A computed fold for an 85-nucleotide RNA from uncultured Sedimentibacter sp., annotated as Glycine riboswitch aptamer.
Lineage of the source: Bacteria > Bacillati > Bacillota > Tissierellia > Sedimentibacter.
The RNAcentral record of the sequence draws on MGnify.

RNA sequence: AGCUUGGGAGAGUCCCAAUGGGCGCCGAAGAAGCAAAUUGCACCGGUCGGGGUGUGACGAAACUUUCAGGCAAAAGGACCAAGCU
Numbered sequence: 001a002g003c004u005u006g007g008g009a010g011a012g013u014c015c016c017a018a019u020g021g022g023c024g025c026c027g028a029a030g031a032a033g034c035a036a037a038u039u040g041c042a043c044c045g046g047u048c049g050g051g052g053u054g055u056g057a058c059g060a061a062a063c064u065u066u067c068a069g070g071c072a073a074a075a076g077g078a079c080c081a082a083g084c085u
Stems, first nucleotide, its partner, number of pairs: 001085007012023001014022003024071003030067001031065003038057007
């Protein structure tokens, strides 16, 4: 990393002139964003300075966005446990 089994949340079984559209909502497939730390450069300070400022790089999530997805059941589902490869 993959497979199997079990557990697994949230939010309208909303409305309409209806194979389409509208409004309201959810965050736990996926996707996207960044905090400190670390670090490059420039400048300042300077009793050999470990500091400060600016600008980049690198930067996590269960945080944020709601693109995708979802809002009865079903399916899916981050994550957890057990087993196997």